[in-house]
Molecule: c-di-GMP-I-GGC riboswitch aptamer
Organism: Deltaproteobacteria bacterium
């Protein structure tokens, strides 16, 4: 610096439950295991999911429901990229 065919010590935890957040997407946190050599960290870039606020539909003016746009929420277990790292092999 490469690789993950082999060894140890092991490490993480999808869906699903269960409880707590939160508008919602999703989060913690027990349980539970499809998986993963970075499934450790970081929302920078693209994508994706979400619409509490906003805006527009929408009017002389408010208000309610309903529909669209739109992230400042999110996703790191979608990719790229950045920071770190365990073992063995090769170089």
């Nucleotide at each position: 610096c490469c690789u993950g065919c082999u060894c140890a010590g092991g490490g993480c935890a999808a869906a699903c439950c269960a409880g707590g957040g939160g508008a919602a997407a999703c989060c913690c946190u027990g349980g539970g295991a499809c998986g993963c050599a970075a499934a450790a960290c970081c929302a920078c870039u693209g994508g994706c999911c979400u619409a509490a606020g906003u805006c527009c539909c929408u009017a002389a003016g408010a208000g309610u429901c309903g529909g669209g746009a739109u992230a400042u929420g999110g996703u790191a277990g979608c990719a790229g990229g950045g920071u770190u790292g365990c073992c063995a092999g090769g170089u």